[in-house]
This is a predicted structure of a 373-nucleotide RNA (Bacterial RNase P class A) from a Gammaproteobacteria bacterium. Its mean pLDDT, the model's own confidence on a scale to 100, is 76.
RNA sequence: GGAGUCGGCCAGGCAAUCGCUCGGUGACGCUUUACGGCGCGAUCGGGAGGAAAGUCCGGGCUCCGGCGGGCGGGGUGCCAGGUAACGCCUGGGGGGCGUGAGCCCACGGAAAGUGCCACAGAAAAUAUACCGCCUCGCGAUGCGGGGUAAGGGUGAAAAGGUGCGGUAAGAGCGCACCGCGCGGCUGGUAACACGCCGCGGCACGGUAAACCCCACCUGGAGCAAGACCAAAUAGGGGAGUCUACCCGUCGUUCUGCGUCGGGUGCCCGCGCCCGCAGGGACUCCCGGGUAGGUCGCUUGAGGCCGCCGGUGACGGCGGUCCCAGAUGAAUGAUUGUCCACGACAGAACCCGGCUUACCGGCCGACUCCACAC
Numbered sequence: 001g002g003a004g005u006c007g008g009c010c011a012g013g014c015a016a017u018c019g020c021u022c023g024g025u026g027a028c029g030c031u032u033u034a035c036g037g038c039g040c041g042a043u044c045g046g047g048a049g050g051a052a053a054g055u056c057c058g059g060g061c062u063c064c065g066g067c068g069g070g071c072g073g074g075g076u077g078c079c080a081g082g083u084a085a086c087g088c089c090u091g092g093g094g095g096g097c098g099u100g101a102g103c104c105c106a107c108g109g110a111a112a113g114u115g116c117c118a119c120a121g122a123a124a125a126u127a128u129a130c131c132g133c134c135u136c137g138c139g140a141u142g143c144g145g146g147g148u149a150a151g152g153g154u155g156a157a158a159a160g161g162u163g164c165g166g167u168a169a170g171a172g173c174g175c176a177c178c179g180c181g182c183g184g185c186u187g188g189u190a191a192c193a194c195g196c197c198g199c200g201g202c203a204c205g206g207u208a209a210a211c212c213c214c215a216c217c218u219g220g221a222g223c224a225a226g227a228c229c230a231a232a233u234a235g236g237g238g239a240g241u242c243u244a245c246c247c248g249u250c251g252u253u254c255u256g257c258g259u260c261g262g263g264u265g266c267c268c269g270c271g272c273c274c275g276c277a278g279g280g281a282c283u284c285c286c287g288g289g290u291a292g293g294u295c296g297c298u299u300g301a302g303g304c305c306g307c308c309g310g311u312g313a314c315g316g317c318g319g320u321c322c323c324a325g326a327u328g329a330a331u332g333a334u335u336g337u338c339c340a341c342g343a344c345a346g347a348a349c350c351c352g353g354c355u356u357a358c359c360g361g362c363c364g365a366c367u368c369c370a371c372a373c
Base pairs, nucleotide, nucleotide: 001369002368003367004366005365006364007363008362009361010360012338013337014336015335016334017333018332020047021046022045023044024043025042028039029038030037031036049344053355054354056353057352058351059350060349061222062221063220064219073218074217075216076215077214078092079091080090081089082088093107094105095104096103097102108213109212113211114210115207116206117205130152131151132148133147134146135145136144137143138142160178161177162176163175164174165173179202180200181199182198183197184196185195186193187192226295227294228293229292236286237285238284239283240282241281242280244264245263246262247261248260250258251257252256266279267278269276302321303320304319305318306317307316308315309314339342
């Protein structure tokens, strides 16, 4: 100097003016017995993101359900740790890729069972035999029977590899080494691993994000959750009264009108009375729901700084800060100026993750190549 890997951070800046929204504090007006409420304007302070997104996982919170156990369904799947929890993260093991820093992996079980494996090929899995090789027979440039799986051929994949022995030719048929499986020792918390020892001729392709088996986890719905206050109208429940008449009383402007008290009294079952039951109208009360309003709502597994423990994820302690909370739903517009000329994109109960989108810039650690000293 070039090429790269990993981690972290920023996301146009500044100024002026005019707005929007939330909160605090005064002034003024209206209202209220009061607390308080509403309106209006002033002032001070706050006002989107690293993904606010997809809604894919996990949790808090809320309501409903639930003794406990089992079946079924769903999910997860090497080991250990972290965490409120996770399918996330960290560290490790194994496999693969890269010269390397590093990156990727649903990574339990295919000797429990079932299914599937295009084309080609003899055969795709209780094995089998197209060419070839060996052997026997015959009507003999060939044909047929038998043996074989070392060689050829097909395929993504064909029943361990090399060598020696062995054989008619061959073959773990036998042996040595390598590989494989099982058991033990050793190291490690474990996954697992190096080496050693012993056993087994070797045990039967692949596929489980195919059914399945094994182990573990697992109630449902979601802030339009849910809680409270509460009109008008209609409807539900309960209580009382009945347009009018009569009697008494009192007042007065005295055959009248009014006050107060009492009695009878609406329709219907039943011709009449009492009682009861039902119905209608009116008044009052109660309760549920709706409109509307309030809460839930943002102080939280919270941010920042320091120290300590840990390889790390993370945890502990101390200090400090308050940082959107709307409900037609705010976070904007104009102007000036500067530069590297500005991407993806906007909260709606909250939080931890994952994934996806993204103009660029900065910082740190590391790797490889070339050159110079």